[in-house]
RNA sequence: CCCGCCACUGGGGGGAGCCGCCACGCGGCUGAGAGGUUUCAAUAUCGGAACGACCCCUCGAACCUGAUCCGGUUAGAACCGGCGGAGGGACGAGUGCGGGAUGGUGGA
Numbered sequence: 001c002c003c004g005c006c007a008c009u010g011g012g013g014g015g016a017g018c019c020g021c022c023a024c025g026c027g028g029c030u031g032a033g034a035g036g037u038u039u040c041a042a043u044a045u046c047g048g049a050a051c052g053a054c055c056c057c058u059c060g061a062a063c064c065u066g067a068u069c070c071g072g073u074u075a076g077a078a079c080c081g082g083c084g085g086a087g088g089g090a091c092g093a094g095u096g097c098g099g100g101a102u103g104g105u106g107g108a
Stems, first nucleotide, its partner, number of pairs: 001100004006096004010091001011057004017029005036051005063088003069082004
């Protein structure tokens, strides 16, 4: 100096779907996570903010856009392939541990 799908600390980014029912709720599915707590607003339904869990942070497919996209698959979503390494996207942070590379000096 480089690497780690190693850990921790501080900071930052992000999403919360699908199915069923006796439907302010309960149960089931996938997933790392499917909105846990407080609060504001509303009350027909959705929602906003802060904190928490989880994932991701440029070697960036976390996540967003195209997209109420196309094909397969599924109870549906998830998933697989395409779109597509398309367009965007948050730290050149620190510490420890492990691995690698290079150089200096001494010895044989």
Molecule: TPP riboswitch aptamer (THI element)
Organism: Alphaproteobacteria bacterium